[in-house]
Context: one part of a larger RNA
RNA sequence: GGACGAACGCUGGCGGCGUGCUUAACACAUGCAAGUCGAGCGGUAAGGCCUCUUCGGGGGUACACGAGCGGCGAACGGGUGAGUAACACGUGAGUAAUCUGCCCUUGGCUCUGGGAUAAGCACUCGAAAGGGUGUCUAAUACCGGAUAUGACAGCUCCUCGCAUGGGGUGGUUGUGGAAAGUUUUUUCGGCUAGGGAUGUGCUCGCGGCCUAUCAGCUUGUUGGUGGGGUAAUGGCCUACCAAGGCUUUGACGGGUAACCGGCCUGAGAGGGUGACCGGUCACACUGGGACUGAGACACGGCCCAGACUCCUACGGGAGGCAGCAGUGGGGAAUAUUGGACAAUGGGCGGAAGCCUGAUCCAGCAACGCCGCGUGAGGGAUGACGGCCUUCGGGUUGUAAACCUCUUUCAGUACCGACGAAGCGAGAGUGACGGUAGGUACAGAAGAAGGACCGGCCAACUACGUGCCAGCAGCCGCGGUAAUACGUAGGGUCCGAGCGUUGUCC
Numbered sequence: 001g002g003a004c005g006a007a008c009g010c011u012g013g014c015g016g017c018g019u020g021c022u023u024a025a026c027a028c029a030u031g032c033a034a035g036u037c038g039a040g041c042g043g044u045a046a047g048g049c050c051u052c053u054u055c056g057g058g059g060g061u062a063c064a065c066g067a068g069c070g071g072c073g074a075a076c077g078g079g080u081g082a083g084u085a086a087c088a089c090g091u092g093a094g095u096a097a098u099c100u101g102c103c104c105u106u107g108g109c110u111c112u113g114g115g116a117u118a119a120g121c122a123c124u125c126g127a128a129a130g131g132g133u134g135u136c137u138a139a140u141a142c143c144g145g146a147u148a149u150g151a152c153a154g155c156u157c158c159u160c161g162c163a164u165g166g167g168g169u170g171g172u173u174g175u176g177g178a179a180a181g182u183u184u185u186u187u188c189g190g191c192u193a194g195g196g197a198u199g200u201g202c203u204c205g206c207g208g209c210c211u212a213u214c215a216g217c218u219u220g221u222u223g224g225u226g227g228g229g230u231a232a233u234g235g236c237c238u239a240c241c242a243a244g245g246c247u248u249u250g251a252c253g254g255g256u257a258a259c260c261g262g263c264c265u266g267a268g269a270g271g272g273u274g275a276c277c278g279g280u281c282a283c284a285c286u287g288g289g290a291c292u293g294a295g296a297c298a299c300g301g302c303c304c305a306g307a308c309u310c311c312u313a314c315g316g317g318a319g320g321c322a323g324c325a326g327u328g329g330g331g332a333a334u335a336u337u338g339g340a341c342a343a344u345g346g347g348c349g350g351a352a353g354c355c356u357g358a359u360c361c362a363g364c365a366a367c368g369c370c371g372c373g374u375g376a377g378g379g380a381u382g383a384c385g386g387c388c389u390u391c392g393g394g395u396u397g398u399a400a401a402c403c404u405c406u407u408u409c410a411g412u413a414c415c416g417a418c419g420a421a422g423c424g425a426g427a428g429u430g431a432c433g434g435u436a437g438g439u440a441c442a443g444a445a446g447a448a449g450g451a452c453c454g455g456c457c458a459a460c461u462a463c464g465u466g467c468c469a470g471c472a473g474c475c476g477c478g479g480u481a482a483u484a485c486g487u488a489g490g491g492u493c494c495g496a497g498c499g500u501u502g503u504c505c
Stems, first nucleotide, its partner, number of pairs: 001505004006501005013372006019365002021330001026328003030325003035072003040069002043065002047063001048061005079283003089207007099199001103196008111145004120135006151175006157168004181188001209255003216246003221243008258280004262273004285306005308319004336362001338361003344358001345356004375405004385396004409446001411441005419432001422429002449494005454475003460489005470477002
């Protein structure tokens, strides 16, 4: 000198764009943050419409739909960085050792049966959370049978390669395997096989912290065979066998730490760093476990244990903000219990649409960067006042007053968007927002401070104080004329900021 997710002191007019718990991965009141589908199903709690009525209510419709069965989603999106020195990450390869819902594409198929169960109804237990028994019913729920290119096993043929081996809409024998319906129509689906896309698992080369006041470490350890397990390779697991494997090119141990694209600095090499934005990983009160599923060992799912909090009729139950707001606490320190799904994107749905604290916006904060303003021109008797003075004057200073103008921004009034290609038959549809912007009006009107002035380092005098009070980044000032302390005048540098502190280069 530059930089910052900064803090503190003094000061503070406006706008645009960003950023905002770095500390306690401390504990959390309250609300919201994941639903949707009636074009899968039985139905009808409530509402609408029609109808009957003894005015209590009953029936119908399916406009619609609570609860329920079923499907898809809930594994995304959002948060945090505790753990992790590791194939976690980055980069480059491999997978002939893998899987992949929805999507795209290419073939083939969608035949025939069955028994339940929730909701409902009745009874019943419990304070509640929540159940129990009986009985009725449906399906794209569940289970059989048929058929089947595919799977597995045996035999066999062709072909290719990179060791194991790969491919074949080649053949044959055996084994055990599919499907679902719906809509008035268009439609939307279901099953099977191949390919693609996307995503994922696994393996390997190389790379990136400190410590030797850590020198030896290891028994599923290292390898093999058989078996198990997995989507898949593998001591991943198991039985047996062998005795190996790693290490001063730093094993093992300890400390610290998510990693990267990037960001800061620097001429570069390098050094530091990993807030925001983007990619990956890990975690979800602490520890462990599996279930479902294409995908989880699952933040707003389940089970067990623990700590903590809450309810209780004392028998027993409920909970998990490192989602968005918000509260307490900690701290030098970090915001609103806001609006809207209008746009972008996501889930479901044929669609309308519903949901979406993702997102888009608004609020707060000079926290940062950038822009603008606080007026412009003229104006000397160089006014008054202040300060200094050699008492002549000098300086503040064209500064003010005064004259002539202008009106950015703020203010008032009127007009008033783009973002809406979209959706919808049409009517219509913008949170932001009566915002931005435009026009008019009035008046210089409403808007300047901070630090410094001994040298480094731009800027000096007076008074007060008298090694006191104090200053100070270093050198050092102060003991009676202090340009170094305090005040004043003047000056210098920045300017809605200016200084101080901290950290990095």